[in-house]
Molecule: transfer RNA
Organism: bacterium
RNA sequence: UCCUCGAUAGCUCAAUGGUGGAGCAACCGGCUGUUAACCGGUAGGUUGUUGGUUCGAGCCCAACUCGGGGAG
Numbered sequence: 001u002c003c004u005c006g007a008u009a010g011c012u013c014a015a016u017g018g019u020g021g022a023g024c025a026a027c028c029g030g031c032u033g034u035u036a037a038c039c040g041g042u043a044g045g046u047u048g049u050u051g052g053u054u055c056g057a058g059c060c061c062a063a064c065u066c067g068g069g070g071a072g
Stems, first nucleotide, its partner, number of pairs: 001071007010024004018055001026042005048064005
């Protein structure tokens, strides 16, 4: 320098172009003599950045940033 994959909740990951979810963690409650375990609930999102396409973008397109892999 080029090719390729990825970036979404505190962490690991989902999400046909049409209301962004799950598990764990956090918090509240139930159960229990208590804790753990188990059960129920609540909160938590500028979807890496900036533009573009579209009635509508996490999703499509471009550039850039960061990370993984590969080629020279």